Predicted 3D model of a 531-nucleotide part of an RNA (small-subunit ribosomal RNA, 5' domain) from an uncultured bacterium. Model confidence (mean pLDDT): 85 of 100. RNAcentral holds the full RNA, with entries from ENA and SILVA.

[in-house]
Context: one part of a larger RNA
RNA sequence: AUUGAACGCUAGCGGAAUGCCUUACACAUGCAAGUCGGACGGCAGCGGGGGGGAAGCUUGCUUUUCCUGCCGGCGAGUGGCGAACGGGUGAGUAAUGCAUCGGAACGUGCCCAGUAGCGGGGGACAACCACGCGAAAGCGUGGCUAAUACCGCAUACGCCCUGAGGGGGAAAGGCGGGGACCGCGAGGCCCGCCACUAUUGGAGCGGCUGAUGUCGGAUUAGCUGGUUGGUGGGGUAAAGGCCCACCAAGGCGAUGAUCCGUAGCUGGUUUGAGAGGACGACCAGCCACAUUGGGACUGAGACACGGCCCAAACUCCUACGGGAGGCAGCAGUGGGGAAUUUUGGACAAUGGGGGCAACCCUGAUCCAGCCAUUUCGCGUGCGCGAUGAAGGCCUUCGGGUUGUAAAGCGCUUUUGGCGGGGAAGAAACGGCGUGGGGGACAAUCCUGCGCAACUGACGGUACCCGCAGAAUAAGCACCGGCUAACUACGUGCCAGCAGCCGCGGUAAUACGUAGGGUGCGAGCGUUAAUC
Numbered sequence: 001a002u003u004g005a006a007c008g009c010u011a012g013c014g015g016a017a018u019g020c021c022u023u024a025c026a027c028a029u030g031c032a033a034g035u036c037g038g039a040c041g042g043c044a045g046c047g048g049g050g051g052g053g054a055a056g057c058u059u060g061c062u063u064u065u066c067c068u069g070c071c072g073g074c075g076a077g078u079g080g081c082g083a084a085c086g087g088g089u090g091a092g093u094a095a096u097g098c099a100u101c102g103g104a105a106c107g108u109g110c111c112c113a114g115u116a117g118c119g120g121g122g123g124a125c126a127a128c129c130a131c132g133c134g135a136a137a138g139c140g141u142g143g144c145u146a147a148u149a150c151c152g153c154a155u156a157c158g159c160c161c162u163g164a165g166g167g168g169g170a171a172a173g174g175c176g177g178g179g180a181c182c183g184c185g186a187g188g189c190c191c192g193c194c195a196c197u198a199u200u201g202g203a204g205c206g207g208c209u210g211a212u213g214u215c216g217g218a219u220u221a222g223c224u225g226g227u228u229g230g231u232g233g234g235g236u237a238a239a240g241g242c243c244c245a246c247c248a249a250g251g252c253g254a255u256g257a258u259c260c261g262u263a264g265c266u267g268g269u270u271u272g273a274g275a276g277g278a279c280g281a282c283c284a285g286c287c288a289c290a291u292u293g294g295g296a297c298u299g300a301g302a303c304a305c306g307g308c309c310c311a312a313a314c315u316c317c318u319a320c321g322g323g324a325g326g327c328a329g330c331a332g333u334g335g336g337g338a339a340u341u342u343u344g345g346a347c348a349a350u351g352g353g354g355g356c357a358a359c360c361c362u363g364a365u366c367c368a369g370c371c372a373u374u375u376c377g378c379g380u381g382c383g384c385g386a387u388g389a390a391g392g393c394c395u396u397c398g399g400g401u402u403g404u405a406a407a408g409c410g411c412u413u414u415u416g417g418c419g420g421g422g423a424a425g426a427a428a429c430g431g432c433g434u435g436g437g438g439g440a441c442a443a444u445c446c447u448g449c450g451c452a453a454c455u456g457a458c459g460g461u462a463c464c465c466g467c468a469g470a471a472u473a474a475g476c477a478c479c480g481g482c483u484a485a486c487u488a489c490g491u492g493c494c495a496g497c498a499g500c501c502g503c504g505g506u507a508a509u510a511c512g513u514a515g516g517g518u519g520c521g522a523g524c525g526u527u528a529a530u531c
Base pairs, nucleotide, nucleotide: 001530002529003528005527006526007525008524009523012378013377014376015375016374017373019370020336025334026333027332029331030330031329034081035080036079039078040077042074043073046072047071048070049068050067051066052065053064054063055062056061057060088289089288090287097214098213099212100211101210102209103208106206107205108204111202112201113200114199115198116197117196119153121151122150128143129142130141131140132139133138159168160167161166173194174193175192176191177190178189181188182187215261216260217259222252223251224250227249228248229247230246231245232244233243234242264286265285266284267283268279269278270277271276291312292311293310294309295308314325315324316323317322342368344367345366346365350364351362352361353360354359381411382410383409384408391402392401393400394399417467418466419465420464421463433451435449438446439445475520476519477518478517479516480501481500482499486515487514488513489512490511496503497502
């Protein structure tokens, strides 16, 4: 000088920031990933419309009930996208990691640009209905049904394979608008938007790989059998002993292999004049992990924290047959510990997922709450005031000191209290209405511009005005030397102090108390830790 600190004494306010370093110990409860009805069959619940019946009666209204998915919507279900991001933790890992500089044998949903398409068919399975089993979790059998779910056929500019002749492979619709024409009607048809198929290129992202660097121990000196290389195959998105068959006998090591211990790495942080040392909280990048161990499935992407299967430990439910669970997400609980916060508000902003959109979801995030944990700022008053009051302490008894300190007189009102007003900005969008431009004969729609209105968790917060009144606000450590600051009393090698030197055995500036002083100040000391 520094700290994610703790402890002791003390404590007025505000801005900003930080806050389980220990048991990767166990977890009650709530929330943390959904969304789309503009993919689909439907209609459990809610609201509306139409129709029928009944009741009341004001005779055309009200109430009630029934039927009807007709409409707004929508529980459960099929389907799509997302759930691989975001958030947490640092157990493992000394190199399958990270940092820097390179490389070639790869993948890529959504996004951007280009090219070519989007024709014609089929059979199912949920939901639902019926029956049955089970305490539950849940499951079985039979029957009906839709699709952007599934499967063929056709077509193939690019694409894939090839013996260069040839062979192979795709798709899905939805919504809106519309003048002719066609159609009994639904609609066809045309246009636009969104989606779909194949393929090329890009962007961003990701997989792989080389070199160099990356803690300690030699009281660890030899290590290695898929081991090192080749040929041929398999496998992968992709190079490769990654895996396999055969062949060769290699490969690494004193420039430290192997083994053991410790450890996530970096940008950085801290200290220091620097070189260097120590560290890796918060923030950012990468990696690894998700009760422990193993495995694959789905998918563009995982070997997947809030998915699946198996095994293990633990916990819970049970009708004893069988089931359920995983906070190292946000809060919170127990335990451990010297020690670390609220079971808060909002999606207003930023960002993410879904959706044409409106919008929905979002413990990401933005805010608020708690804690002097840190840092910065402010205040606890200002001026005058000598009889140098009283009291305290010391005294050579003269006095000295506390001390302009107090009292007293005058002034101000930060902060706090009360009353009133109350933001700017974070708000831009989106939506609605209107005018104009571009695009098929015609405009829904798209884009740009203009006008008006709406949207704020924080928050009645910041801030401003007013009122009264010095009123609400100072402690802590030290005073032998190092080291700024001294006397008295008590104690008597006792009690005690102490970072080092050392104090204390009857005149202690070193122990305890008091007066005085010194240093910092809403803090001050101590302990721990680093330089």